[in-house]
Order: sequence, then structure tokens, then C1' cells
RNA sequence: UCAAGAAAAAGGCAAACCAUCGCGAAAGCAUGGGACGCAAAGCUUCCGGCCUUCACACCUCAAUCUUUGUUGCGGUGUUGGUAGCGGAGUUACCGAU
Repeated sequence: UCAAGAAAAAGGCAAACCAUCGCGAAAGCAUGGGACGCAAAGCUUCCGGCCUUCACACCUCAAUCUUUGUUGCGGUGUUGGUAGCGGAGUUACCGAU
């Protein structure tokens, strides 16, 4: 220096839930409380997954019959989110052997 994550230390983070005439279309987020857990539960959406999708574009089906239209269910793109879903990148405390 690297390093498996044993022991100990210093410290760190904070799920569910609760609150807010908070932000957002929604998913979700922020702040305060809280304490399930976490050795990267620090950071980055590059890859996959999952959630969401107001508006916009396209498609299937149906309805309407004012028809190169209108309306509705659904799908895809798109949008946003999740780093506490995984991979990858990057930084970091201690550290037996």
C1' cells in the first nucleotide's frame, strides 16, 4: 500500500410511521420528529430492474357519425423518481490475518 470484515474506538447515516394550510400531475421529494437497519444506507442515473407518466407524439381496440373529426380503455415512446433493487464508476474512518 492492497485487503477479507474479526474485535475495539471515534464518529456517521436513518426504514416504517407521525407532522407540515411545504414542493410535485403522479411516483416521489424536502424539513422536523422517529430508530428498522446500514462498513459505503457517501456521491454519480452510465447499464439492467422497478415505480410514475400531467402535457406531447405514435399505435391497438371500442364508441360516436358533425368523419383527414371527436371521445374513452389499453400499449409504446417520452417525463420524473428509486443510489435503502442490483451492476458499474468514484471518494472515504478503523482494520485482526
Predicted 3D model of a 97-nucleotide RNA (c-di-GMP-I riboswitch aptamer) from Enterovibrio coralii. The sequence is in RNAcentral, with records from Rfam and Ribocentre. Its Rfam family is "c-di-GMP-I riboswitch aptamer". Rfam describes the family as follows. GEMM was predicted in a large-scale screen for bacterial structured RNA regulatory elements. Rfam links the family to the GO term cyclic-di-GMP binding. The source organism's lineage runs through Bacteria, Pseudomonadati, Gammaproteobacteria, Vibrionales and Enterovibrio.